[in-house]
Context: one part of a larger RNA
RNA sequence: CGUGGAAUAUUGAGAGGGCGCAUCUCUAGUACGAGAGGACCGAGAUGCACGAACCUCUAGUGCACCAGCUGUCCCACCAGGGGCAUCGCUGGGUAGCUACGUUCGGCACGGAUAAACGCUGAAAGCAUCUAAGCGUGAAGCCGUCCUCAAGAUGAGUAUUCAGUACGGGCCCUCCGAGACGAGGAGGUUGAUAGGCCGCAGGUGUACGGCGCGUGAGCGCUUUAGCCGAGCGGUACUAAUAGCCCAUUG
Numbered sequence: 001c002g003u004g005g006a007a008u009a010u011u012g013a014g015a016g017g018g019c020g021c022a023u024c025u026c027u028a029g030u031a032c033g034a035g036a037g038g039a040c041c042g043a044g045a046u047g048c049a050c051g052a053a054c055c056u057c058u059a060g061u062g063c064a065c066c067a068g069c070u071g072u073c074c075c076a077c078c079a080g081g082g083g084c085a086u087c088g089c090u091g092g093g094u095a096g097c098u099a100c101g102u103u104c105g106g107c108a109c110g111g112a113u114a115a116a117c118g119c120u121g122a123a124a125g126c127a128u129c130u131a132a133g134c135g136u137g138a139a140g141c142c143g144u145c146c147u148c149a150a151g152a153u154g155a156g157u158a159u160u161c162a163g164u165a166c167g168g169g170c171c172c173u174c175c176g177a178g179a180c181g182a183g184g185a186g187g188u189u190g191a192u193a194g195g196c197c198g199c200a201g202g203u204g205u206a207c208g209g210c211g212c213g214u215g216a217g218c219g220c221u222u223u224a225g226c227c228g229a230g231c232g233g234u235a236c237u238a239a240u241a242g243c244c245c246a247u248u249g
Base pairs, nucleotide, nucleotide: 001151005161006160007159008158009157010156014148015147016146017145020048021047022046023045024044025043026042032037050105051104052103053102054101058099059098060097061096065092066091067090068089069088070085071084072083073082074081075080109143110142111141116136117135118134119133167245168244169243170242171187172186173185174184175183192238193237194236195234196233197232198231199230201227202226203225208221209220210219211218212217
């Protein structure tokens, strides 16, 4: 920009993905074979590689969480803290993101075939799977499964709405969405984000006080204190107010 405007729900022309393999058990030490050996068909189990999703478990990260520790500077000093030193170092670690973790997937079936195996059957009174005709038959081909998909300009379909109003946008609060646009959740008739409250979860028992010890320190108060992203609640703060576009076929 087009498909008359708009919202919602769709069809699927077409495109892409996927399709894996091995071992073991039973059938059965059966058929077969002198023996050695050892099946077809069918049924089941396990694993490997690959792929997708996810974070309950395990594990990693987690420079805005907690604790311990060293040097130095500062807060006048003590105590308690802050800055810097690779995030100063060390031990842990929520959410998120991940794999080394978990779950799931390939099935089955149909159609047309290859090699091959056949039926009927002449040319060629026989024979012949082929010349006319008809079958069986592969992990392969086309479907079936998954994803996208009407710019499929052949622009499809259904329902509803509108005739300056349906609807959309600007602006604002945000996110499981994201380079920006876009998408999604909301904008007071409101839980969208922050704050606050509660819970989960992480650190691991704060400061101060008291007691004990000559002291370093220990014990009690104290399963404390602190706490990013998680879950729920709550209008305290901010989403106020408003503006624009819009077929006029």